Predicted 3D model of a 73-nucleotide RNA (transfer RNA) from an uncultured Clostridia bacterium. The sequence was found in a public genome assembly. Rfam family: tRNA. Rfam classes the family as a transfer RNA. From the family's description: Transfer RNA (tRNA) molecules are approximately 80 nucleotides in length. Its family is annotated with triplet codon-amino acid adaptor activity in the Gene Ontology.

C1' cells in the first nucleotide's frame, strides 16, 4: 500500500430478509446456613467503537474513520 472479518453490559457471546437488544459468567441484595462455600430468588448494569448518510424508524442498508485479527504484495 491491496483484501477480508471483528467491534453489542465488567468479561465471553448471540440477536436481525430494519420496527425503541437477550443469554451464560460476574456484581448487589435477600433466602438457605453457627459461618463461609454451594444452591434458590430477586435486582441493577449496555443511546450496540467514533462520524455521516438513507428511511417514518438503523444494532441491522451505504460511505468515511479508528482499533485489533487474518492474508496478500
Nucleotide at each position: 500500500g491491496c483484501u477480508a472479518c471483528u467491534a453489542u453490559g465488567g468479561c465471553u457471546c448471540a440477536g436481525u430478509u430494519g420496527g425503541u437488544a437477550g443469554a451464560g459468567c460476574a456484581a448487589u441484595u435477600g433466602a438457605u446456613u453457627c459461618g463461609u462455600a454451594a444452591u434458590c430468588a430477586a435486582u441493577a448494569g449496555g443511546u450496540c467503537g467514533c462520524g455521516g448518510g438513507u428511511u417514518c424508524g438503523a444494532u441491522u442498508c451505504c460511505c468515511g474513520c479508528u482499533a485489533g485479527u487474518a492474508g496478500c504484495u